Bacterial RNase P class A from a Candidatus Nanopelagicales bacterium, 384 nucleotides, folded computationally.
RNA sequence: CGAGUUGGCCGGGUGAUCGCGGCGUGAGCAAUCGCAUCGAGGAAAGUCCGGACUCCACAGGGCAAGGUGGUGGGUAACGCCCACCCGGGGAAACCCGCGGGACAGUGCCACAGAAAACAGACCGCCUUGAGCAAUCAAGGUAAGGGUGAAACGGCGGUGUAAGAGACCACCAGCACUGCAGGUGACUGCAGUGGCUAGGUAAACCCCACUUGGAGCAAGGUCAAGAGGAUCGGGCAACCGAUCUGCGCAGGCGAGCGGCCCGCUCAAUGUCUGCGGGUAGACCGCACCAGGUCACUGGCAACAGUGGCCGCAGAUGGAUGAUCACCGAAUCGGUCACCGAGAGGUGCCGAGGAACAGAAUCCGGCUUACAGGCCAACUCGUCCA
Numbered sequence: 001c002g003a004g005u006u007g008g009c010c011g012g013g014u015g016a017u018c019g020c021g022g023c024g025u026g027a028g029c030a031a032u033c034g035c036a037u038c039g040a041g042g043a044a045a046g047u048c049c050g051g052a053c054u055c056c057a058c059a060g061g062g063c064a065a066g067g068u069g070g071u072g073g074g075u076a077a078c079g080c081c082c083a084c085c086c087g088g089g090g091a092a093a094c095c096c097g098c099g100g101g102a103c104a105g106u107g108c109c110a111c112a113g114a115a116a117a118c119a120g121a122c123c124g125c126c127u128u129g130a131g132c133a134a135u136c137a138a139g140g141u142a143a144g145g146g147u148g149a150a151a152c153g154g155c156g157g158u159g160u161a162a163g164a165g166a167c168c169a170c171c172a173g174c175a176c177u178g179c180a181g182g183u184g185a186c187u188g189c190a191g192u193g194g195c196u197a198g199g200u201a202a203a204c205c206c207c208a209c210u211u212g213g214a215g216c217a218a219g220g221u222c223a224a225g226a227g228g229a230u231c232g233g234g235c236a237a238c239c240g241a242u243c244u245g246c247g248c249a250g251g252c253g254a255g256c257g258g259c260c261c262g263c264u265c266a267a268u269g270u271c272u273g274c275g276g277g278u279a280g281a282c283c284g285c286a287c288c289a290g291g292u293c294a295c296u297g298g299c300a301a302c303a304g305u306g307g308c309c310g311c312a313g314a315u316g317g318a319u320g321a322u323c324a325c326c327g328a329a330u331c332g333g334u335c336a337c338c339g340a341g342a343g344g345u346g347c348c349g350a351g352g353a354a355c356a357g358a359a360u361c362c363g364g365c366u367u368a369c370a371g372g373c374c375a376a377c378u379c380g381u382c383c384a
Base pairs, nucleotide, nucleotide: 001380002379003378004377005376006375007374008373009372010371012326013325014324015323016322017321018320020039021038022037024035025034026033027032041355045366046365048364049363050362051361052360053215054214055213056212060261061260062259063258065211066210067209068208069207070084071083072082073081074080085099086097087096088095089094100206101205105204106203107200108199109198122145123144124141125140126139127138128137129136130135153171154170156168157167158166172196173195174193175192176191177190178189179188180187181186219283220282221281222280227244228243229242230241231240232239233238246275247274248273249272250271251270252269253265254264255263256262288310290309291308292307293306294305295304296303297302330350331349332348333347335346336345337344338343
């Protein structure tokens, strides 16, 4: 200097004028006005996971159903994150994995091929018999050839009529045993065994672990309201106050995701259907598993301790508009400088940044993203 891999950050800035919302504060009877301060994201998107919180509700056991799937850690938890193991890809850094079980059972492996699993003889090889010959019949064989994604280990020998792990040596795989290392998944070494028993569970299934439901339109307070009761005033109509609070019909049960058991509540109750009133105000609503810096522990994810900080809360839905200047990449240059070279720096001109808007909140994952910057690692080339 080039190519590549992994991780992180930015993704417009400054000023002026006008305009909007929240908290606080001052003035004002109030409407409102002034001051100060804060005001969209790395994904706010998807709604795919996990929770906090609220209600059912006091909330247990089993079946079914769902989710996850190497080991060990992290976390409130997770299907997330970190480290490692095994397998695959890559020259490497690194990336990928629906990673338990095929000896519990069932299923599937098209076509081709003799045959797709305790399989099998199409061509072939050998022996015997018949035949002038071509060839036919019987028996043996699975080493050679063919088909296929895959055909019952490989190679060299012994042996045989011809062959064959039939046997032998060396390998590969598998099983068992022992030693060593590791928390573990697992790894290495040695020995014995002729054992070579296909693949597929991202097929059904088995095994291990795990799982109440609904959701801020959750949920709560006030007001209003048709009706009713009581009291007071009044001859009455009616007026006022307080309390309660829809009406009608039907059922006997209702609740706990589906089913069973069990449990709890229940007639002043509860469930179902039809009709009616209200649709207003407030809370929930942002101090939190919060952010950041340092130190300690840890390979790391992360944890602990201490300091500092407070960073939107709208509700037809705020965070904006205009102007000026600056401004990355990129393009250009009869310019200057540095350098061995590739190239770099400065100056001048042009140029003017992507995906995209909170709505209860948080931890993740996934998807979208013009351009730029930083760091580490791998490989290559050149020079000293």

Its mean pLDDT, the model's own confidence on a scale to 100, is 77.